Annotation:
Predicted 3D model of a 76-nucleotide RNA (transfer RNA) from Candidatus Moranbacteria bacterium GW2011_GWE2_36_40. The sequence was found in a public genome assembly. Rfam family: tRNA. Gene Ontology term of the family: triplet codon-amino acid adaptor activity. Rfam classes the family as a transfer RNA.
RNA sequence: GUCGCCAUCGUCUAGCCCGGUCCAGGACAUCAGGUUCUCAUCCUGAAGAUCAGGGGUUCGAAUCCCCUUGGCGAUA
Repeated sequence: GUCGCCAUCGUCUAGCCCGGUCCAGGACAUCAGGUUCUCAUCCUGAAGAUCAGGGGUUCGAAUCCCCUUGGCGAUA
C1' cells in the first nucleotide's frame, strides 16, 4: 500500500445478513421500596446508550452505500 474484522447504557452483550411494531432488549453494577433484629440473599420498580464521527439513499437507517477516526488481523 491492498484486503478483512471490530466500535451500541457505567461494564459485558443481543439486534445488523433480511430497514418499520410500542420507549434499541438482556445480564451485572447503581438507586428506591418490600422481606429481615441488621447485613447478605431473594422479590418489585426506577434511572441509564439519538448505536465511534460526518455525509448519502429512503416515506422511514443501529441496520444499506461512501468517507473519516481508533483498535485488531491477513498479505506483498